Source information:
Transfer RNA from Patescibacteria group bacterium UBA6130, 72 nucleotides, folded computationally. It was read from a public genome assembly.
RNA sequence: GCGCUUAUAGCUCAAUGGAUAGAGCGUCGGCCUCCGAAGCCGGAAAUGGGGGUUCGAGUCCCUCUAAGCGCA
Numbered sequence: 001g002c003g004c005u006u007a008u009a010g011c012u013c014a015a016u017g018g019a020u021a022g023a024g025c026g027u028c029g030g031c032c033u034c035c036g037a038a039g040c041c042g043g044a045a046a047u048g049g050g051g052g053u054u055c056g057a058g059u060c061c062c063u064c065u066a067a068g069c070g071c072a
Stems, first nucleotide, its partner, number of pairs: 001071007010025004018055001027043005048064005
């Protein structure tokens, strides 16, 4: 330098172009308890930046950024 892959919650991962973007772990609050780090109930928390296509984009296209792999 060229090509490919990936980027979603604090972490690990889901989501056929269409309902309020879900789950586990973690975290916070409550209940329970002699005390809870156990158990039960509930809450907060996310689509890497910019642009485009579309009635509608996490998903498709372009570009940038970051990480990984391959070729030279």